[in-house]
RNA sequence: ACUACAAACUAGGCUAUCACCUUGCCCUUAGGGGUGGGGAGGAAAGUCCGGGCAGCAUAGAGCAACGCAGCAGCUAACGGCUGCGCAAUCCUGUAAAAAGGAAAGACAGACAGUGCCACAGAAAAUAACCGCCAUGCCUCGGUAUGGUAAGGGUGAAAAUGUAGGGUAAGAGCCUACGGGGUUUGUUGGUAACAACAAAUUGGGGUAAACCUUGCGUGCUGAAAUGCCCAAUAGGCGUACGAUUGAGGGCUGCUCGCCCAAUGUACGCGGGUAGGCAGAUACAGGUGUUGGCGCAAGCUGCAUCGCAGAUAAAUGAUAGCUAAAGAAUAGCAAUAUUCUUACAGAACCCGGCUUAUCGGUUUGUAGUUUUU
Repeated sequence: ACUACAAACUAGGCUAUCACCUUGCCCUUAGGGGUGGGGAGGAAAGUCCGGGCAGCAUAGAGCAACGCAGCAGCUAACGGCUGCGCAAUCCUGUAAAAAGGAAAGACAGACAGUGCCACAGAAAAUAACCGCCAUGCCUCGGUAUGGUAAGGGUGAAAAUGUAGGGUAAGAGCCUACGGGGUUUGUUGGUAACAACAAAUUGGGGUAAACCUUGCGUGCUGAAAUGCCCAAUAGGCGUACGAUUGAGGGCUGCUCGCCCAAUGUACGCGGGUAGGCAGAUACAGGUGUUGGCGCAAGCUGCAUCGCAGAUAAAUGAUAGCUAAAGAAUAGCAAUAUUCUUACAGAACCCGGCUUAUCGGUUUGUAGUUUUU
């Protein structure tokens, strides 16, 4: 210098004109007009996880279902983040080591039980194909029965490695050393865990198979929810007045009275259209050579107010201009033209994931050149 990867930041700027949403003030002939302020993002996205908030549900306990799974911390909370531990694997290094570095990880349990383990192989967990050994038989090369996990072969994986003893041949059958698991103890650490010592053990793997253990979770989401109400229907009350005599009560019957029904007016109530709240001042932004902490983060101080629409505004045009790239012209300097992403708030917030033309910075690795 270039390339790749990772992380952080950025996501062109200025002016003019017109237009849109919202809002303060002023004027108004109530139609509006004038003037000023504010007006998308790092992901506003996916709606995956968590919380705030709201309504409903809810004695207590258990089952089921779903989720989570090393330890400690951060946080309102989390499946997020930070630090640490373990660690498949990889890299450097070396004759081989030692040593150093990076790092995936659905990082509880395979000695509760059940299941499964392709192909190959005799056998994938009640191991005998070849080989080895013993015995019987015969045509002396085999055959039958039994023993044997040392050797061969298969496989991703084959019953703890080496040496010695032992044996017919063998075998953790025995012994020593090594390695693994479990338990106990000591030391260090908040802990996970590590180191050391002793005892004990020989039972392959798989829980991203069922399952077991521990912990957690009530359900539904802003079209939640609360409120104010034009209108309509049915309902209720009050007042008024008339009619019916076909209703009911008082009665043996007739009047009469009362109730009811019908009507009008007013009111209550109802809750559609519409409106208000929820809904933008809060886990808020920015700054800081403040304090604490390895960090995530907590906190002090200063300062700021930063979209709030409701089917949804945040745009268009023109000029100047920055950076990068491409094309054309030119010996060159340079000039001209073109391109510059993903994407649009809808109750709010913290995360995760995905999309993204470019630019800047930092770190890691590699390659090349020079010293």
Molecule: Bacterial RNase P class A
Organism: Darwinula stevensoni